[in-house]
RNA sequence: AGAAUUUGAUCUUGGUUCAGAUCGAAUGCUGACGGCGUGGAUGAGGCAUGCAAGUCGCACGAUAUAGGGGUAACUCUAUAUAGUGGCGCAAGGGUUAGUAAUACAUGGGUAAUCUGCCUCCGACCCGGGAAUAACGGCUGGAAACGGCCGCUAAUACCGGAUGAGGUGAUGUAAGGCAUCUUAUGUUUAUCAAAGCAGGGGACCGAAAGGCCUUGUGGUUGGAGAAGAGCCCAUGGGAUAUCAGCUAGUUGGUGAGGUAAUGGCUCACCAAGGCUAAGACGUCUAGGCGGAUUGAGAGAUUGACCGCCAACACUGGGACUGAGAUACUGCCCAGACUCCUACGGGAGGCUGCAGUCGAGAAUAUUUGUCAAUGUACGAAAGUAUGAACAUGCGACGCCGCGUGGAGGAAGAAGGCCUUCGGGUUGUAAACUCCUGUCAUGAGGGAGUAAGUGUAUGCAGGCUAAUACCUUGCAUACUUGACAGUACCUCAAGAGGAAGUCACGGCUAACUCUGUGCCAGCAGCCGCGGUAAUACAGAGGUGGCAAGUGUUGUUCGGAUUUACUGGGCGUAAAGGGUCCGCAGGCGGCUUUGUGUGUCAGAUGUGAAAGCCCACGGCUUAACCGUGGAAUGGCAUUUGAAACUACAGAGCUAGAGUACAGGAGAGGAUAGGGGAAUUCAUGGUGUAGCGGUGAAAUGCGUAGAUAUCAUGAAGAACACCGGUGGCGAAAGCGCCUAUCUGGACUGAUACUGACGCUCAGGGACGAAAGCCAGGGGAGCAAAGAGGAUUAGAUACCCUCGUAGUCCUGGCCAUAAACGGUGCGCACUUGAUGUGGGAGGUUUACCCCCUUCCGUGUCGAAGCUAACGCGAUAAGUGCGCCGCCUGGGAAGUACGGCCGCAAGGUUAAAACUCAAAGGAAUUGACGGGGGCCCGCACAAGCGGUGGAGCAUGUGGCUUAAUUCGAUGCAACGCGAAGAACCUUACCUGGGCUUGACAUGUAACUGCAUACGACCUGAAAGGGACGUAGCCUUCGAGGGUGUUACACAGGUGCUGCAUGGCUGUCGUCAGCUCGUGCCGUGAGGUGUUGGGUUAAGUCCCGCAACGAGCGCAACCCCUAUGUUUAGUUGCCAUCAGGUAAUGCUGGGCACUCUAAACAGACUGCCGGUGAAAGCCGGAGGAAGGUGGGGAUGACGUCAAGUCAGCAUGGUCCUUAUGUCCAGGGCUGCACACGUGCUACAAUGGGUGGUACAGAAGGAAGCGAUACCGCGAGGUGGAGCAAAUCCCCAAAACCAUCCCCAGUUCAGAUUGGAGUCUGAAAUUCGACUCCAUGAAGUUGGAAUCGCUAGUAAUGGCGCAUCAGCUACGGCGCCGUGAAUACGUUCCCGGGCCUUGUACACACCGCCCGUCACAUCAUGGAAGUUAGCUGCACCCGAAGUCGCUGAUCCAACCCGUCAAGGGGGGAAGGCGCCGAAGGUGUGGCUGAUGACUGGGAUGAAGUCGUAACAAGGUAGCCGUUGGGGAACCAGCGGCUG
Repeated sequence: AGAAUUUGAUCUUGGUUCAGAUCGAAUGCUGACGGCGUGGAUGAGGCAUGCAAGUCGCACGAUAUAGGGGUAACUCUAUAUAGUGGCGCAAGGGUUAGUAAUACAUGGGUAAUCUGCCUCCGACCCGGGAAUAACGGCUGGAAACGGCCGCUAAUACCGGAUGAGGUGAUGUAAGGCAUCUUAUGUUUAUCAAAGCAGGGGACCGAAAGGCCUUGUGGUUGGAGAAGAGCCCAUGGGAUAUCAGCUAGUUGGUGAGGUAAUGGCUCACCAAGGCUAAGACGUCUAGGCGGAUUGAGAGAUUGACCGCCAACACUGGGACUGAGAUACUGCCCAGACUCCUACGGGAGGCUGCAGUCGAGAAUAUUUGUCAAUGUACGAAAGUAUGAACAUGCGACGCCGCGUGGAGGAAGAAGGCCUUCGGGUUGUAAACUCCUGUCAUGAGGGAGUAAGUGUAUGCAGGCUAAUACCUUGCAUACUUGACAGUACCUCAAGAGGAAGUCACGGCUAACUCUGUGCCAGCAGCCGCGGUAAUACAGAGGUGGCAAGUGUUGUUCGGAUUUACUGGGCGUAAAGGGUCCGCAGGCGGCUUUGUGUGUCAGAUGUGAAAGCCCACGGCUUAACCGUGGAAUGGCAUUUGAAACUACAGAGCUAGAGUACAGGAGAGGAUAGGGGAAUUCAUGGUGUAGCGGUGAAAUGCGUAGAUAUCAUGAAGAACACCGGUGGCGAAAGCGCCUAUCUGGACUGAUACUGACGCUCAGGGACGAAAGCCAGGGGAGCAAAGAGGAUUAGAUACCCUCGUAGUCCUGGCCAUAAACGGUGCGCACUUGAUGUGGGAGGUUUACCCCCUUCCGUGUCGAAGCUAACGCGAUAAGUGCGCCGCCUGGGAAGUACGGCCGCAAGGUUAAAACUCAAAGGAAUUGACGGGGGCCCGCACAAGCGGUGGAGCAUGUGGCUUAAUUCGAUGCAACGCGAAGAACCUUACCUGGGCUUGACAUGUAACUGCAUACGACCUGAAAGGGACGUAGCCUUCGAGGGUGUUACACAGGUGCUGCAUGGCUGUCGUCAGCUCGUGCCGUGAGGUGUUGGGUUAAGUCCCGCAACGAGCGCAACCCCUAUGUUUAGUUGCCAUCAGGUAAUGCUGGGCACUCUAAACAGACUGCCGGUGAAAGCCGGAGGAAGGUGGGGAUGACGUCAAGUCAGCAUGGUCCUUAUGUCCAGGGCUGCACACGUGCUACAAUGGGUGGUACAGAAGGAAGCGAUACCGCGAGGUGGAGCAAAUCCCCAAAACCAUCCCCAGUUCAGAUUGGAGUCUGAAAUUCGACUCCAUGAAGUUGGAAUCGCUAGUAAUGGCGCAUCAGCUACGGCGCCGUGAAUACGUUCCCGGGCCUUGUACACACCGCCCGUCACAUCAUGGAAGUUAGCUGCACCCGAAGUCGCUGAUCCAACCCGUCAAGGGGGGAAGGCGCCGAAGGUGUGGCUGAUGACUGGGAUGAAGUCGUAACAAGGUAGCCGUUGGGGAACCAGCGGCUG
C1' cells in the first nucleotide's frame, strides 16, 4: 500500500467481497511447563446451607466460673458474658433495572448552606432530682413474642446555677452583587456540661474520701482539614411518519417548611411560560476517566481498574441520626416461599462461595487476618467472604521447551514416474555431546515494619524521684500462601506437536476415487469420465501449545467526503417566480473590543497512552520521575480582518427624463378564406374509401357544380435556430386598460444588495363540478376489413371532450435532461433591437450596449462533448444524490368533490444494475458493386414404369457411418460364398498374427490315407526326413508366464486428411502517428479493375499470406527427329490395300523454341485505365485445368491409417457352416427409359478420339435366329486385337395407347463360377402394364457451352453400370438490364445482440416456496383522563381518657405547665369502575411482491423491432398493451 468481481474487449460510475487489527467471547480438532492478568455479558429469575458488623467491663448495675482472704456477711484477682449505655452499623462489598436529566463531564457560584470522628486556639465541667431494663415473683402463647406486680445503677433521663462566647434585636464604620456581607460598641433576651482511670507529699476527715496531680472523656465558641447539599453555563443518543406543549403551569405578594435558595408547599392576584437553535411525545441508554481501530480527522464502545450517580423482592412511608428516606433497620400494601397446634408467625444472596432454571457461554459451598485498610477499645486485642492468598478454565498477553553437532550406501518404506529416475531427505538409522522444563533427593529466602512485656538510660509533665508519656538500647514475641521462589546434586534424548490451507485474490502440486452425483464455496466460481477447486493419499506452505471456524467493532470504504465526493448523458437542479426568518455582503473614517491573536494564572484526580530510569534471570507485569492532557475559566494586552455603534462616499442597486422594438397580459368590437349543415337551381349513376376491399352515402336524385343562408372553431401567405414573457406559454384586424426589458444623456437617493428553509402566487394537456355552446376532429362505442386470432394498426360512422363563463386539480421527456446572482478568461462568423462615427444624403463600413445562433483556442470532461449564453476559473446562497429490485409502493399525516397529488419506509432478494466509447454481428436501415442471383432463353426434375440411395416399418439379423445448403448412384473403383464388421448354430483358449523367458520332449517339415462331423475342429496311423566341435545351437511342438487380439466406446481428448463459406478478395504485421484505453490509422477517400488490380490523394511509410504470374493441356508457326506413323514426286506390283523399293515434302508423333506485351494507331482521361482500329492463328485473364489466404461451422471421419484414455480377456478375441446386409402398407432424393412423326421400323452409304490387352486382347474361317460355341493367326503393342452411333440416301407407318412405349409374367437357352433357390448378367419366342409432356414448387446451363449421339476405362471370375471417370461426333438460343429473390464484398447508420436475430426480451395465467400490506375480530403491554375505596405515615385540629421528674401547694390532697393514647381532616401506595390513545402478537379471507427446471398464451420493447419510442393524463382490453389529447428526441 491494495486486490477480486458487470464487458467479446475498454474507460468510468457503482455496489459486493477479501487480505489487517480487536474481544469479558463461543465452538471443532489438539494440548509440556511457568509468570502476570482475567472469568454470569442471558432471567434486576428463584434460592437450600455456611459465613459477610461489630466492639467497648477505663460508662453502669448484675450474674456465672476458677483462685486467694475472711467463722460468716462479704471482699479481692482473673476470665466470660445477657442487659442498660456509648460509638459504629449512611463505610467497605454488589449490580446497572430505572434514568436523555432531580444523572454525568468540564468550568464557575453559594453575599442562600450544614458537617460526627480528626487537628489547632479559647473558656468551662457547680449543685440536685425522678425513673427504668437486667433481676425476682405471677401469668398468656404451638411458636414468634409478650402482659402485670416489685427492686436497682450509670457518661441513660430531667430541672436549677454560671456565660468566655454563640444566636436574635440595635448603633457606627468599611465593602459589595439587589436581598446584604464583614468588623466593632452598648444594653437586653436566650443557650452548656459527666464522668472514668492511674499516682500521691503536705493539710482536712472517724472512715470512705476530700485535696493535689497526670491522662482520658464531656460542654461551649472560633479556625482548619476533609465531606455533603443547592444553583448556573457549556457539552455529549435516535426519531418531524411526534408540531404544537403547559393550570402549580409562568410570575408577583404574603405565609409555611428546610441546614439552605426556590411553586418546595399553601392562600390571593395577574396571564403568563416553552417551541423549528426542535418544545411536547415515542424509542434506546447509567455517565465519565478511558478502551478498540485509524496516517489523522473520525467511527465504535463504556468488561477489568478509578470517580460520580442510581438501585437493594415490587410499590409507598417516615423514624433515629452529624449524615439515610438506610442492601444483611422499622411500618404499611402486593406477589412469592417457608413454619404452624390454623389462632398466628417468619423471610428477602444485584455481599463471598454454592444450587436450580434459562442459555452458545463464564470458576472453589478453599485458607488466613501474616501484610494493607476499616470499626470499636486507653491498650492488649476482637471483628472483617474488604483484602491477601489458594483452586479451576490455553479465556488473553508474555516467556520457555519438545534437543544440539556430525552423518550419503542419498538405506528401507511411502508417493510420483517419460521406467531412466525423482521426491520425502541429513530427514532417519548411526557417532559424539548438552541437560532448560518435567521427575527424584538435599538445602532454602524475602514479603516482618511493628506491637506488647521485662530491664536499663535520657527527656517532658508535676510539689513529686510517684504515675503517665516520648526517644534509645537489650532480651523474648507475629507468616495464610508454603517447605513456595531460588540454589545444588542425580539419571537419561530419555516424558513433551498439533492444526489449517495448497484454482485466482493468497504463500503452497501431484496421483487415485467420484462423474452436475456425492460434495465444496469469503467473492469470482468448481463437479456432466483425464477435477492442482469434491473425497483420500504423498508432498508443500503458514502459524505453533496452539490452530481453524462462527460472531463483534474499526479499518481498507475518499462508499456520508470537516480533513476529503458529487448532480448535461452514470443516482442526483426543486415546473417557475416572489419573498419573511437565516446565510453572505461595496469604498473611506472614528470608537468599542464580540469573534480573532499573544502573554500570565488556575484547573484539566489517580490509573492508562508516550518518554527516561529502575525491580522481578528476560518479557508480559510492576515502581519512580517527566511529558502530554488540542479543553474550560480568570486576567493583562494588540486592533489588521470580522462584528457592533457613529459619521461620510458613489463604482452595486434604484428613481426621474427622452426614445424606438415586440405573437407580453386582460377586455370589447370587427373581418375574410375553408369545413359542415339547410334551402333552391343545373345534372345523372354512381360517390366514397383502400395495399386490395367492404361497411357507409346515392334513382326518395347522392358525388359534382351554382346561388343564398346558418353555425362553430381556427386564423393560410408574411413566418425567419425571428420577437416577447419568470416558467407554463403567446400569431387575423382595431380600440381601451396594463406589466416588463433595452438604448441615450444628465440629475437625484446613498448599500437601499444577492440568495432563500418554511410560506405565497402562477402553472401545458388530460380530468372534475355548475351553466352555456357544439362546425370540424375525436377516447369510449358500433360496423367493415386484415389476421391463426386482432379486444390493434387501415376504413366508415360516432359520444364524452376539444370552445366560452365561474370554480377545482397541481402533474409532464414541466428538457438546455444544465438552480439563481456577481466577477474574470484568445477568437471567427451570422442574425434581432438601439446608440455613436463616417457620408451632402442613402447604402456599405467602423465602434459600442442588450438579446439570439453556429464553429472553435486554452481549460475542463470517463468519454461524448462544453467552450464569454461554459460543463473553464472563483465567490455567495438554496435544492438534491449515496448499488439494482421491492418502490415513488405500504402504513401514517396533509391537500383534493373525485381521479389522485405530496411527504415517504421496511422485510425479502440479486452481484450486479448503469454511463460513454470500441470491435464485430445483425436490421422487414441507407449507398456502391459482383455472381446463371434475377431477368432473357434452351433443356430438365416434380406426374408414369424401372434402377439406385435414404427414411420408416419389419426382422434372429436386416452390421456401421454420412443428416439443411455442405447426408441421400455418399464411404462402396462393383454384398451369390469370400468380402462381412450383423444374426443363428457348432468349435478353440498364449490363441488366426508378433516378441520374450523358463521347463520338457521327441520331432524340421513334407506326403499319404482312416474314423467322426455341415465344415471348422477332435481323434488315431503310416512313410520319408535338419545340423553338430556331441557341450550344445537354430528351428518346431506342448505346458506355464509376460502378453497377443478387439470394425468395442469416446471425432466433444487427438494427429492426419476432407467438406463448406469460396477462387469470394480479402486477412494481417513492423515502425511511426492519434486515443487514458479497448482500439484506430495504414486497409478509408476520388477513379479503375475479374481482383486490397493499378493510379492519384492522404500521418503514414513499408512488408507478409492471398490476387495475378511462374506449371500442365489446348489453339498458330519454326527447328530437330522419321519407325511401328505418312505417301507429294519416281519406280514396281495386286482383285484390292503404302503392298514393295524409295522418300521424310505433307499429315502425324514428341521435344525445344517462337508468339500476345494494351506493344502500335486514334479518341478520352491528371494518371491508372477504358472505348475503337490495324496487324495477327490467337486481343485485352485467348479457352480449360492444377493451385483454396486469416479463419468459421466442438462440420465429417477412432470403420482407411495412426493415437491418449477407457472397457472385454474360455470373450466384445478367433475359426467354420448357413442366413442377413437384396426383407416391403409407405415417404423422399438422384438417375434411366418413355409418352412419339425433328419420330419408329427396314435397307443402304460414310466420318472419330481416347483407352485397354498375357490365367489377357483374340483376327480370318465354321456352327447357332441370338446370347454364344469351336478354333486359334497375330500381339507385352503408333506394328496385332477391340473399334462408333447419331448424320446422310431410299422406303414403310399417318396421330392411334399406335409398327409409340417397353414394365410385368410364362417358356426356352447362353456365359461366369465349387455353387446363380433366397440372390447374377445376357439371348430368343411369347406377353404388352403405367404412360398422350406432368399441380404447388424447383434444378442446370452464356459457346465448341446447353442439348443430343455413341465409344472407352477402373473395380471385376461374373454382375445389378441406367452409377463414376474420360473421349470424340453433331451442335444451338438468349442476356434489355440490376427494380425485385438468393448469396457475397466495401463504406455508412441504429442496436438493450456478443452462444452475436435460430439473438435479446415483456406481461397475464397455472404450480411451489418465502417475506410483507389490508382485514371482522381476539389478545398482551404501556399510558392519559374522570371517579370510587383509602393502608402505613408526616403535618394540622382535637384530645371529656392517661401521665415520675419542673412550678404552686404545710414533704398532703389537688392544681398548673408540658406531653401521650384515641378521634377527625388534607395528602396518600396498592386496588376497583368507566372511557380514550399508542405499541406488539395473532386472524377466516384478501392484495400486490420476490424467487423457482425445459409449463400455458401471445410478441409489447431493443434494427425504421416490422404501427418510431417515451412522459403526463383519460378511457378501454386475457395479457403484454391499444386509442385520444398535449409534450419530448433519449
This is a predicted structure of a 1530-nucleotide RNA (small-subunit ribosomal RNA) from a Pontiellaceae bacterium. The organism belongs to Pontiellaceae, within Bacteria. The coordinates come from a structure-prediction model, not an experiment, and the mean pLDDT is 84. Its Rfam family is "Bacterial small subunit ribosomal RNA". Its family is annotated with structural constituent of ribosome and ribosome in the Gene Ontology.